[in-house]
The part of an RNA shown here (small-subunit ribosomal RNA, 5' domain) has 488 nucleotides and comes from an uncultured bacterium.
Context: one part of a larger RNA
RNA sequence: GAACGCUGGCGGAGUGCCUAACACAUGCUAGUCGAGCGGCACCACGAGUAAUUUACUAUUUGGUGACUAGCGGCGGACAGCUGACUAACUCGUGGGAACUAUGCCCCAAAGUGAGGAAUAACUGCCCGAAAGGGUACCUAAUGCCACAUAUGAUCUUCGGAUUGAUGUAUUUAUACGCUAUGAGAGCGGUCCGCGUCCGAUUAGAUAGCUGGUGAAGUAUACGCUCACCGAGUCUACGAUCGGUCACUGAUUUUAGAAGAUGAUCAGUCACACUGGAACUGAGACACGGUCCAGACUCCUACCGGAGGCAACCGUGAGGAAUCUUCCCCAAUGGACCAAAGUCUGAUGGAACAACUCCCCGUGCAGGAAGAAAGCCUUCGGGGCCAAAACUGCUUUUUUGACUGAAAAAAAUGACCGGUACUCAUGAAUUAAGGUCCCGCUACUACGUGCCAGCAGCCGCCGUCAUACGUAAGACCCGAGCGUUAUCC
Repeated sequence: GAACGCUGGCGGAGUGCCUAACACAUGCUAGUCGAGCGGCACCACGAGUAAUUUACUAUUUGGUGACUAGCGGCGGACAGCUGACUAACUCGUGGGAACUAUGCCCCAAAGUGAGGAAUAACUGCCCGAAAGGGUACCUAAUGCCACAUAUGAUCUUCGGAUUGAUGUAUUUAUACGCUAUGAGAGCGGUCCGCGUCCGAUUAGAUAGCUGGUGAAGUAUACGCUCACCGAGUCUACGAUCGGUCACUGAUUUUAGAAGAUGAUCAGUCACACUGGAACUGAGACACGGUCCAGACUCCUACCGGAGGCAACCGUGAGGAAUCUUCCCCAAUGGACCAAAGUCUGAUGGAACAACUCCCCGUGCAGGAAGAAAGCCUUCGGGGCCAAAACUGCUUUUUUGACUGAAAAAAAUGACCGGUACUCAUGAAUUAAGGUCCCGCUACUACGUGCCAGCAGCCGCCGUCAUACGUAAGACCCGAGCGUUAUCC
């Protein structure tokens, strides 16, 4: 964050699975770079060849633009969702150091020389239902290896030892990169003081437990881990155990203090079918990566495989209850890129819902000492009625029509939108209901007769009911009004 009942005209701003962290069909949510590389599956162009019908067909060629697949780089650790776990240095707040790490970004100063061996793609063969896999041969790089170079950096027994690089584009002197280093910014890791729910019908808990020495490990401190040694450490200022729970800025209530809550928005944490593990990397023990185990679902040729909506829509189930399998990258932001650009269910928008808040409307004046009906009556009248009919007026809205923005810089608009704006028609077949009337708090008549029923509390009804039901009238609120739930 509501739901239910009756009712329902417009616009704007917001909000929308609180229950099953239940299971999920289909689509889509993370790609990008050819100015790193070998290439040529598709497309287009150019050039060539052949047949002819002379502008088509067939075909060759990576020559060019581009580019599937592949190698390589950066990004998939952000953004987005959820709140299951967690009573904890998790969060909040205030501090700290053990010479704590840091891709991209900014600044400074130095360098970027000369080589080598492979491998994917491709091609051939083979296995498999598929998913996929094997083998042989070939080839490239900003992939990999080693050499030179040390302004420097690390270690040091102060003698010394160790340690780097790769190119690409074109207008040929620039640009973008790369390497080692110092500093910065931003973002992290880690430690500590204080604060952080209930239960004593939980009183003792603990053996890597508590401290020391030495080592392992880490970016770093530490029983973080290990060996040895000592016997400590926490606890009625509530340890341990059990229950419940993400925390905060804030929201709500209030004169304030106190209380309650933790939807949306913002910060932090945790999780990604369940449990475990590491790899890569600056950063993960990784929602849309890998491996193992388990439950479940699906495919199978029965040998074996595939999957993970707590991304966005949507489906089933559960439930009192919560939306479209929509449009666009135009704006903002992000990834990659020299750029053009590509991608982006982030975001921007539209659709649905009176779910909430706010603005507006459903007409105005006369008619009139005042028609009729229904209602009441003391039968005189009262009241509906400062109503209607009827007459005149206005045009918010409605309907119709011309033109038509801002939001975008010289250009680019999904949507707003044929909207705002302007003109015309015309009180109208575009627009009022809901609850309530014993007291609090707005009354009469009839029906009923402790019955039927009402009820928030007190209570009402047994023949004169302002309390039940109906009617007329009145009160309150009004596109809402009541009821239920819950907080103060």
The prediction has a mean pLDDT of 82. Rfam family: Bacterial small subunit ribosomal RNA. Clan: SSU clan.